c-di-GMP-I riboswitch aptamer from Methylobacter sp., 81 nucleotides, folded computationally. The coordinates come from a structure-prediction model, not an experiment, and the mean pLDDT is 75.
RNA sequence: AGGCUCUUAAGCCACACCCGUCGCGAGGCGGGCUCGGAAAGCCACGGGUCUUGAUCCUAACAAGACAGCCGGGCCGCCCUC
Repeated sequence: AGGCUCUUAAGCCACACCCGUCGCGAGGCGGGCUCGGAAAGCCACGGGUCUUGAUCCUAACAAGACAGCCGGGCCGCCCUC
């Protein structure tokens, strides 16, 4: 540096829910908790879903959210060869 599968180790993250807090909202953050994850690490590039403008109808536009929806990009740990 590259590579396939399995195993192992060290560990890591934290669904839902609850409390506090920020936001019009989707949702975010902190703590508790722990469904799960082999990238459940990071990134909004593509698709998708959701929110707001906007109560509703047709199509579309603008601004956002979701990385634990999928794809993609980058980085990373361990074992064997």